[in-house]
């Protein structure tokens, strides 16, 4: 300083997939089991490249451990505002 990347807070938006089934239970709550699914919390995997020994290595890609499959909640990510910070010039 017409203040980048970024971090935090508040507000707005925000997908997918069984309100399946057995038992317990007053109960579509909830718990345990069974079968079927989803990909956008978190986690894990890797191409180029680097290294040449191990390995390092991105994503909304892949996996589905975790999580989720009416609504609510959560929710990557996006936008706005504020705060912090101070890269290029």
């Nucleotide at each position: 300083a017409u203040g980048a990347u970024u971090a935090c807070a508040a507000g707005a938006g925000g997908a997918g997939a069984g309100a399946c089934u057995a038992c317990g239970g007053a109960a579509a709550a909830c718990g345990u089991g069974g079968c079927g699914c989803c990909g956008a919390a978190g986690g894990a995997g890797c191409a180029a490249a680097c290294a040449u020994u191990a390995g390092u290595g991105a994503a909304u890609c892949u996996c589905u451990c975790a999580g989720g499959c009416a609504a609510a909640a959560a929710g990557a990510c996006u936008c706005u505002u504020g705060u912090a910070g101070g890269a290029c010039g």

A computed fold for an 89-nucleotide RNA, annotated as Glycine riboswitch aptamer. The model forms 91% of the base pairs in the Rfam consensus. Its Rfam family is "Glycine riboswitch aptamer". Rfam describes the family as follows. This family represents the bacterial glycine riboswitch. Its mean pLDDT, the model's own confidence on a scale to 100, is 78.